[in-house]
Molecule: Bacterial large signal recognition particle RNA
Organism: Candidatus Limnocylindrales bacterium
RNA sequence: CCGUGCUAGGCGGGGAACUAGCGGUGCCCUGUAACCUGCAAUCCGCUCCAGCAGGGCUGAAUUCCCUCUCGAGGUUCCCGCCUUCGAAGGCCGCCAACUUUGGUGACGUUGAGGGCCGGGUCCCGCGCAUCGGCGUCGCGUGAACCGUGUCAGAUCCGGAAGGAAGCAGCACUAAGCGAUGCACGUCGAGUGCCGCGGUUAGGCCUGGUCUGAGCUACCACUGCUGGUGGGCGCGGAAGUGACGAAUCGGAGGAGGGUGCACGG
Numbered sequence: 001c002c003g004u005g006c007u008a009g010g011c012g013g014g015g016a017a018c019u020a021g022c023g024g025u026g027c028c029c030u031g032u033a034a035c036c037u038g039c040a041a042u043c044c045g046c047u048c049c050a051g052c053a054g055g056g057c058u059g060a061a062u063u064c065c066c067u068c069u070c071g072a073g074g075u076u077c078c079c080g081c082c083u084u085c086g087a088a089g090g091c092c093g094c095c096a097a098c099u100u101u102g103g104u105g106a107c108g109u110u111g112a113g114g115g116c117c118g119g120g121u122c123c124c125g126c127g128c129a130u131c132g133g134c135g136u137c138g139c140g141u142g143a144a145c146c147g148u149g150u151c152a153g154a155u156c157c158g159g160a161a162g163g164a165a166g167c168a169g170c171a172c173u174a175a176g177c178g179a180u181g182c183a184c185g186u187c188g189a190g191u192g193c194c195g196c197g198g199u200u201a202g203g204c205c206u207g208g209u210c211u212g213a214g215c216u217a218c219c220a221c222u223g224c225u226g227g228u229g230g231g232c233g234c235g236g237a238a239g240u241g242a243c244g245a246a247u248c249g250g251a252g253g254a255g256g257g258u259g260c261a262c263g264g
Base pairs, nucleotide, nucleotide: 001264002263003262004261005260006259009058010057011056012030013029014028015027020047021046022045023044024043035055036054037053038052039051064257065256066255067254068253069252073248074247075246076245077244079241080240081239083237084236085235086234090232091231092230093228094227095226096225098223101220102219103218104217105216107214113211114210115209116208117207118206119205120204121203123198124197125196126195127194128192129191130189131188132187133186134185135184136183137181139178140177141176147172148171149170150169155164156163157162
């Protein structure tokens, strides 16, 4: 160096996710000359030599192992945009109250504003009045018979005298009905320039008194307080876009490394 047989190894790799971690099924990327069967996402199998079980092929190199290069793709971060949610007065804006100063007008020594005293306004109780309801009293009316009195006629009893019951009429009355006085009682009120008593604080009106020059409306300005959630800013979430950073990294390219036995 050649041939035969065998062994280690290989028969895809990677990313995210899951996981204490590793590998697999499932998702995505890449790639093919890229074995077969069984298992498996509220999952399956294992433990750092980290899929397990069974079978097959290949085999020391185009195929195994290591390093470098290049880089599809993935993930994270930074930045921007958009949507949405939240919190908050940090900034702007808006609203309200107070405040400083100024302007204009009204009022003001025939007294501004303020202090004190009194009354009213508001409310409560009582009384009175007014109005209304009911009842009593008074008035009128009011019974074919079944109310009262008087009872013509007629009826009955009696020999008669006389007596009895009693319709109509007349008079009266009960219940009831009516009008009304508003006299009395009682109940009530969307009542009252009414009276008496009470009435915390404050506002308003008004009278008295003390003091003695301001006070008030609007506008602008200064400051401050409170609110609002419109904008900016802040925080969270989803989506999206480009440069960049970090990290993992398929395929490709380059270099290196790796057996055993027998025979020639």